[in-house]
RNA sequence: GCCGGGGUGGCGAAAUGGUAUACGCAGAGGCCUUAAGAGCCUCCGAGCCACUGGCUCGUAAGGGUUCGACUCCCUUCCCCGGCA
Numbered sequence: 001g002c003c004g005g006g007g008u009g010g011c012g013a014a015a016u017g018g019u020a021u022a023c024g025c026a027g028a029g030g031c032c033u034u035a036a037g038a039g040c041c042u043c044c045g046a047g048c049c050a051c052u053g054g055c056u057c058g059u060a061a062g063g064g065u066u067c068g069a070c071u072c073c074c075u076u077c078c079c080c081g082g083c084a
Base pairs, nucleotide, nucleotide: 001083002082003081004080005079006078007077010025011024012023018067027043028042029041030040031039045057046056047055048054049053060076061075062074063073064072
């Protein structure tokens, strides 16, 4: 240099045009227990606000197509593999 695969919460990872984050791990609160472990239930992206809630943003970065993009197209960055 060329070709292929990949980049999504704190971590792993699914979703491949239609509510972004299912599921698992980690974490927080609760039930249970003499206590702990195990088990069960709930919560768990970021920022802001007048905070029982609401709004905006958020899939490596930028742009495009589309009513609608993690998903399709273009450029760039990073990681892995192959060829030379």